[in-house]
Context: one part of a larger RNA
Molecule: large-subunit ribosomal RNA, domain V
Organism: Cryptoglena pigra
This record gives sequence, structure tokens and C1' cells, in this order.
RNA sequence: CUUACACUUGGACAGAAAGACCCUAUGAAGCUUUACUGUAACUUGAAAUUGGUUUUGGAUUUUUCUUGCGCAGAAUAGGUGGGAGGCUAUGAUCCUCUUUUUUGGAAGAAGGUGAGCCACAAUGUGAGAUACCACUCUUGAGAAAUUAGAAAUCUAAUGAUAUUUUAAUCAUGAUAUUUGACAGUUUCAGGCGGGCAGUUUUACUGGGGCGGUAGCCUCCUAAAAGGUAACGGAGGCGCACAAAGGUUUUCUCAUGCUGGACGGAAAUUAGUUGCAGAGUGUAAAGACAUAAGAAAGCUUGACUGUAAGACUUAUAAGUCGAGCAGAGACUAAAGUCGGUCUUAGUGAUCCGAAGUUGCUGUGUGGAAAGGACUUCGCUUAUCAGAUAAAAGUUACUCUAGGGAUAACAGGCUGAUCUCCCCCAAGAGUUCACAUCGACGGGGAGGUUUGGCACCUCGAUGUCGGCUCAUCGCAUCCUGUGGCAGUAGUAUGUCACAAGGGUUAUGCUGUUCGCAUAUUAAAGCGGUACGUGAGCUGGGUUCAGAACGUCGAGAGACAGUUCGGUCCAUAUCCGGUGUAAG
Repeated sequence: CUUACACUUGGACAGAAAGACCCUAUGAAGCUUUACUGUAACUUGAAAUUGGUUUUGGAUUUUUCUUGCGCAGAAUAGGUGGGAGGCUAUGAUCCUCUUUUUUGGAAGAAGGUGAGCCACAAUGUGAGAUACCACUCUUGAGAAAUUAGAAAUCUAAUGAUAUUUUAAUCAUGAUAUUUGACAGUUUCAGGCGGGCAGUUUUACUGGGGCGGUAGCCUCCUAAAAGGUAACGGAGGCGCACAAAGGUUUUCUCAUGCUGGACGGAAAUUAGUUGCAGAGUGUAAAGACAUAAGAAAGCUUGACUGUAAGACUUAUAAGUCGAGCAGAGACUAAAGUCGGUCUUAGUGAUCCGAAGUUGCUGUGUGGAAAGGACUUCGCUUAUCAGAUAAAAGUUACUCUAGGGAUAACAGGCUGAUCUCCCCCAAGAGUUCACAUCGACGGGGAGGUUUGGCACCUCGAUGUCGGCUCAUCGCAUCCUGUGGCAGUAGUAUGUCACAAGGGUUAUGCUGUUCGCAUAUUAAAGCGGUACGUGAGCUGGGUUCAGAACGUCGAGAGACAGUUCGGUCCAUAUCCGGUGUAAG
């Protein structure tokens, strides 16, 4: 070296299971609720099944009676009209009694009595007789009818119970008791209704969540046309104005200087300087003195119908616009005027509403309805707007996928980290450099925390311990040397050096750390934070349970606590041992 056998598990990002973590899906399911929309059940009312009687207090209508007092006035005059008589042996008047009352009267009943009583005229009054008649207002009483109700009661159906029937607590029949127009049932309408059901619960995002943002305007980024991204850097808007619009005419601002009563730094004022250093409703940019800035007069063009031609642009939108016709405003006129110095101040379609209309009108005439024109109603702000109408939770979870996207490890980077160097202010009694070294500067390493998201989500097992290690040197000990603020012993610092070595115990799952006792010393790191097809499984990180906190709840918590399945007969490479050649 080759071959074989026995072993070992370092590698084949070994095998097993289309990753359970994470994200995505206009995926699913379970659960919750003050998400949305429904719905069973419950409840309330009405109607039907559904009838009788009595009582009661309401309402309406009709009818018979009754009540009505300011002052003046015989006196308790409701109003209007007619009216000169009316009532009376069918009992006038008077007496007794009752009711009412404004205490003066009014009304009624019975008994007695037995022939008159009240008006008109006059006084007085707005109005003249309850003398009489008719209508009517108001108060109260009675009767009748209608109507909705309340209470009580009766009985039919119904319901319930008992006995009998039966093996039987079924049903049915019979009997008895009880209930009863209620209940029950049906229909309609309202309320309540996670009991149940169907669903919704946006996107961007240097993973997701939390936060922020989503439309429009101005500037920079933007690379001298235009355009141009980022969770790049700065700010504004969701209006205002009947003048802050139109036109004609007139004017020039801010600041400084000088003068000037109260008057001062600053009020008003005269002169001078003054391209703008002011002002322009509102952000910024651009623009503006011929003014777009500041005033005054008159006014409504902040018009109707159109529009050549352009800008912009995927579409839809958006922007500018001479000219023509009509009717106007201002101006002497030429002319200017279809809002505002310009660029923000906004919302498609459907649906609905109002007005107008030489349009259509379902056999015809109309109407309804629709169309056309004008206008109105959306923080449809997730602003090209899914519906008129919608929140959560899942560690009980599931599926499709993703290394398009996170957690481990690796990679790139090296802000942070560790180490080194430069400069040397200063400390070191003096003296920067024995030693230490500020403010700054330059590197190395790839052990920290990060950034990025490049292989891996059809799986690369994650902390610590045990076992077994191997490497680096920026050396803890042992070795050699320089310098010293090196007397010695010790010690500080620097240079060389990786051969060997580098403990045990207590607490904690711990790495780490603290402590104890030793030691020459108890080094720092890399190796997928070495090593789970080598072991463990204490921690983290499923399902059970509990506490605290949060939440209305389902549930949640780099909060805590108890519990919790670690598979495998080794094909190849590597390694070890043995044997043969």
C1' cells in the first nucleotide's frame, strides 16, 4: 500500500416527517364579545278559536229637566228673535216640609186652603219681562242608544287530577272532581335575544407586531429641458373674501438722517435718503414699482351659449385659451372685464332630492315613470371610492406556500466591542514618555451587541453540564532578556517563547458571577457560542393546572410556579484494532 474482519460515530449540510416557530393567503376552523346581519326561545299587544249575565266608572250623540246675582234698577236680567197677552176647578193665592245658595232668593214634593196670579204702560237700563213661544251658550241631574274598558259570575269546548279498563305512569272509552272564555294553539307587529348561525376584522412596512403613514400644495434631494425613489430632509391644505371681485383715476413702500408742544426707543408731523432692504388674506417657491403693492369713485363679467388651437397625459381626469353671438359694468376714448399675483382649499359612478323642460308616454287622450339641462346630499380622509350595514382571540389548532420573510448557526460589514499604535496637554517633588496619559488621530482582530437578509422553512436540533478533544497567542505558571522612580526580597512595564501544565468544593438550570480552601499557575479565545445518528434534559419552547398583572370576554405576559415520550440493526468516506498478501 491492497484486501478482509471486528469496532467507533467525525463527515456524507446523513435517514425519518412537503417545519409545528415566523411570515404570506382578500385560505380554513374552534372560541369570545357592548363587531355586523340574522334567528330559536322568551316577552308585550292585536286578530281568530270566543259565548251568556250582572255591576261599575268613562267618552260621544239624542232627549227631559235644571243653573246663570258688577253698578243703577221693586229684583239673582245668560244670549238672540217673535210677541200683547199668558197660567188657572186637570187647582190661583197662602201655610208647613225638602234640596240648593252669592243668605237675598231659586226650585221641588206632600197635606191643608179655595179664586186669583204674572205681564204689557210708567220709572230706570246697552238690552224688558220666567207673561208666553222658538233656537242656543254654560253648570248640574235623570233616561235611552252607541262605543272602548275594568271587575265579578255562569256554562260549552279545552286543560288537569282521581277511579275503572291494562302486565303497565301510553292511548282510548266511562264516571267523578276541578279549571274555564282565561290558558293553550295559529297569524301579524314591537321588544329582548352569542342560546344558535353566517361572516367581517385594509395595505405600506429593511420579518411581523407596536408606532407612523395613505388625498392635495410648495421647496430641496433631482445629476443646468421635462420626469425621477426611500418609514430621505423641511413646511402647509381640507379655507377665506359681496370685497380682499370688475373698471376708471390717483399714489409709492421699508429703513436711516435732520427738525418739531405735551410725546418718551417707539403715536401723529415737515424735509431728505431710498431697485424694494416693504407689501401682496393664508405654507413655500417663483413673480411684481409700467406695479400683481396703497387708496378713492362707479359698479356685479364671481355673466348665458359656444370655441380655433395648445399644454399635460396609460385611461379617467387636470390646465390655458384668441375669437363669435347675446345681454351688460367701468371709461372721454382706445379698451378692460367669463372672480381673486400664480401654484393647495378636494371626491368617479350608482342611488335619492329640488327646480326647469318645444323630449318619450306600452290600444288612444292624460297621468305615473323615465330622459335632457341646472343644483343639492359622501373625513366614500384606506381620499381611482369592494357593502346601506362588520370587532377580537387561538399555546386546542389546521391547510397551501415561502429561505420572496424573522428566531439558531454560517456569510458580508465592523458602528459597537477587544487589542495595538501616533501626537503629547497633564500627573509623576524636579522631569511628557520608570509608570500613567486627557482632547484628538490611525489601525488590527472577527470572541460582544448590532446592521444586511446571501445558502438552508419537501427541517442545518436550540442553552448549560458530562465525555473526548484539537488549534491560535494578544502568555496565567514554568524558561530567557531589556528598562525602571531596579539596594535586597518583592514588583511594574516591554521583548522573545505555545514544550508541558493550568485544582477541588458551596449557591444557582445556569455560561457568567460571588464565596471557601489550596496551588507554580488556577490564562484568554477559535473550532456550527467544538462535541445530542456520543450521553443528559435542569433551563428555554406544545398540549394540563395555578398565582400576580392586563383584558368586558375568549385569552395574553423575554412575569412566576408544579408537571411534561430525546428514534435508529451504519451503505460510503474518515478513524481504531487484528489478520493475510